[in-house]
C1' cells in the first nucleotide's frame, strides 16, 4: 500500500428504507423505621461529508478510527 468486516445514549446490545429495541447505569417517586433489594416512571443515542429516494441508522460514494488477512 492492497483487501475485508465494524462503528448505535456513560457502558452493552437489537431493528432493516417508513419518528431506534432492550438491559445496565444515573435521577425521580412507591415501598421500609433506616439502608440494601423490588417495582413504577424520565433523561439520554444511529462516527462525519456528499449522493439517491416523497422518506436513509438502513443504500451507493468518500473520509476518520479499530481489528483481521496479504504485501
Nucleotide at each position: 500500500g492492497c483487501g475485508u468486516g465494524a462503528g448505535u445514549g456513560g457502558u452493552c446490545u437489537a431493528a432493516u428504507g417508513g419518528u431506534a429495541u432492550g438491559a445496565u447505569c444515573a435521577c425521580u417517586g412507591c415501598c421500609u423505621u433506616c439502608c440494601a433489594a423490588g417495582c413504577a416512571g424520565u433523561u439520554g443515542g444511529c462516527c462525519c461529508g456528499g449522493g439517491u429516494u416523497c422518506g436513509a441508522u438502513u443504500c451507493c460514494c468518500g473520509g476518520c478510527u479499530c481489528g483481521c488477512g496479504c504485501a
This is a predicted structure of a 71-nucleotide RNA (transfer RNA) from a Nanobdellota archaeon. NCBI's taxonomy places the organism under Archaea, Nanobdellati, Nanobdellota. The prediction has a mean pLDDT of 81. RNAcentral holds the sequence, with entries from ENA. It matches the Rfam family "tRNA". It is annotated as a transfer RNA.